[in-house]
RNA sequence: UGGGUCGGUGAGACGGUCGCGUCAGAGUGAACACUUUGCCGAGGAACGUCCGGGCUCCAUAGGGGAGAAUGGUGGAUAACAUCCACCCGGGGUAACCCGCGAGAUAGUGCAACAGAGAGUAGACCGCCAGCUGGACUGGUAAGGGUGAAAGGGUGGUGUAAGAGACCACCAGCGUGCGUGGUGACACGCGCGGCUUGGUAAACCUCGUUCGGAGCAAGGUCAGACAGAAGACGUUGAGGUUCCCCGCUGAGUCUUCGGGUAGACCGCUAGAGUGGGUUGGCAACAACACACCGAGAGAGAUGACCGUCACGGUGAACCAUGUUUAACUGGACAGAACCCGGCGUAUGAACCGGCCCAUUCC
Repeated sequence: UGGGUCGGUGAGACGGUCGCGUCAGAGUGAACACUUUGCCGAGGAACGUCCGGGCUCCAUAGGGGAGAAUGGUGGAUAACAUCCACCCGGGGUAACCCGCGAGAUAGUGCAACAGAGAGUAGACCGCCAGCUGGACUGGUAAGGGUGAAAGGGUGGUGUAAGAGACCACCAGCGUGCGUGGUGACACGCGCGGCUUGGUAAACCUCGUUCGGAGCAAGGUCAGACAGAAGACGUUGAGGUUCCCCGCUGAGUCUUCGGGUAGACCGCUAGAGUGGGUUGGCAACAACACACCGAGAGAGAUGACCGUCACGGUGAACCAUGUUUAACUGGACAGAACCCGGCGUAUGAACCGGCCCAUUCC
């Protein structure tokens, strides 16, 4: 210098004019309200609502079944499907990236098309024999062809031709032991049958986890009203938010009719944020310090102008560079109980680590 890979940063600043919402003050007004002044007023994803938790309620949350989720090992965490480190497999020269990564020797199922044959293998061509020939019969998985996949590989013995039929080595599987590691696992030695294929985001099996509903949860206060009819029920209604047992124990449901639809709490200082020290490879934890002004009615937080900053195009010029003209750009998106994640969207930029190639010293 070129290419690559991984990660991070902010999400323009100030001023003016107009506008929006809560709250507080002032004024007008009988009141609803209106006018005016002041403070405050979105995000890295506030988004999707896909996971996990806090919190709240359900006269308990126990047992069994069904169902759902999850799946290498160790750790982090309030918890997780998240994160960190490692192992195994795959890709890449490398940095690095990808993996819904338990079990296919418990059982059942499935495999289009092509092909003779697709899982108790299989004779289409070829090879060998009968038999000289052949469209016949038998043997044969060495060679060819089909396919995503054809039932270990190489060499030899053997044979009519062949074949783990037999042998040596290699690969792989199972198994016993040793060494290292917390472990997944790795390495080494021995034995076994010559090989026992794929698929579990197919059923299934195994281990682990899961009570349910959600802030419109739930609670307090105030206010209004009018009940009627029918059905079921202590021989158990209803509840326990999938079912049964168990527990509880008096109301429940349907139709018609009537009333209300207000205020407050929950509610935002929290598993919070920042840099620091210590421990740890890291995720993270502990400690001390500093900082933290949305909280609704499911409804507000914007627009324009000017200056500056940043980026792009670039006239001009002393020309391959510079900025002093001019023009131009700023996305995705909008809190509503709160956190931790994941996923997705995001204009134009900036910064850094590492790897590869090349050049120079």
This is a predicted structure of a 361-nucleotide RNA (Bacterial RNase P class A) from Canibacter sp. RNAcentral holds the sequence, with entries from ENA. A source record names the gene rnpB. Taxonomically the source falls in Canibacter (Bacteria, Bacillati, Actinomycetota, Microbacteriaceae). Its Rfam family is "Bacterial RNase P class A". Rfam's curators write: Ribonuclease P (RNase P) is a ubiquitous endoribonuclease, found in archaea, bacteria and eukarya as well as chloroplasts and mitochondria. Rfam links the family to the GO terms dimeric ribonuclease P complex, ribonuclease P activity and tRNA processing. The coordinates come from a structure-prediction model, not an experiment, and the mean pLDDT is 76.